[in-house]
């Protein structure tokens, strides 16, 4: 330099055009307990950035940023 893949809660992942973007774990509150742990109820928390396509984009296109693989 060329090329392919990835980017979604604090973390690990689901979601491949449609309705309030879900789960596990972690965190806060409450219940339970003599205290803690385990368990139960509940709450907060996220689509890497810009542009485009579409009635509608986390999803498709493009540019950029970051990470990883391959070739030279």
């Nucleotide at each position: 330099g060329c090329u392919c893949c990835c980017a979604u809660a604090g973390u690990u992942c689901a979601g491949u055009g449609g309705a309030u973007a879900g789960a596990a774990u972690g965190c806060g509150a409450c219940c339970u307990u003599g205290c803690g742990g385990a368990g139960g109820u509940u709450g907060a928390g996220a689509c890497c950035g810009g542009a485009g396509u579409u009635c509608g984009a986390a999803u498709c296109u493009u540019c950029g940023u970051g990470g990883g693989g391959g070739c030279g």
This is a predicted structure of a 72-nucleotide RNA (transfer RNA) from an uncultured archaeon. Its Rfam family is "tRNA".